[in-house]
RNA sequence: GAAAAAGUAGCUCAAUUGGUAGAGUGUCGGUUUGUCGUGCCGAAAGUUGCGGGUUCAAGUCCCGUCUUUUUCG
Numbered sequence: 001g002a003a004a005a006a007g008u009a010g011c012u013c014a015a016u017u018g019g020u021a022g023a024g025u026g027u028c029g030g031u032u033u034g035u036c037g038u039g040c041c042g043a044a045a046g047u048u049g050c051g052g053g054u055u056c057a058a059g060u061c062c063c064g065u066c067u068u069u070u071u072c073g
Base pairs, nucleotide, nucleotide: 001072002071003070004069005068006067007066010025011024012023013022019056027043028042029041030040031039049065050064051063052062053061
């Protein structure tokens, strides 16, 4: 220098042919227990890397850009 893949909650990851952004874990509160832990119930936590475009509607399609990884030279 060229190509490909990935980027979504604190962390690990989903999201079907474009149609309400979710789960596990963690955190917080309640309950259970003599205490902790376990179990049970509930809550908070997201500008979907960033900036544009298309569309009634974009995590998803298009363009640019940043970061990481891999391959080639």